This is a predicted structure of a 76-nucleotide RNA (transfer RNA) from a soil metagenome. Its Rfam family is "tRNA". The family's RNA type in Rfam is transfer RNA. Model confidence (mean pLDDT): 81 of 100. The sequence is in RNAcentral, with records from ENA.
[in-house]
RNA sequence: AGGGGAUUAACUCAGUUGGUAGAGUACCUGCCUUACAAGCAGGCUGUCAUCGGUUCGAGUCCGGUAUCCCCUACCA
Numbered sequence: 001a002g003g004g005g006a007u008u009a010a011c012u013c014a015g016u017u018g019g020u021a022g023a024g025u026a027c028c029u030g031c032c033u034u035a036c037a038a039g040c041a042g043g044c045u046g047u048c049a050u051c052g053g054u055u056c057g058a059g060u061c062c063g064g065u066a067u068c069c070c071c072u073a074c075c076a
Base pairs, nucleotide, nucleotide: 001072002071003070004069005068006067007066010025011024012023013022019056027043028042029041030040031039049065050064051063052062053061
């Protein structure tokens, strides 16, 4: 320098053909217990990395930027 991939809740990750953003863990409350843990019931989480574009409508499509990972090339 060129190419590819990733970025979504506190964490780990789903998200189909563009049409109401989800699961598990964690956290909070209650039940249970002498108490704690476990278990059971319920609940709280989001500028979908960021800036634009397309569209009636974007996590999803297109372009720029940022961070991380991988490959190739070049220099030494």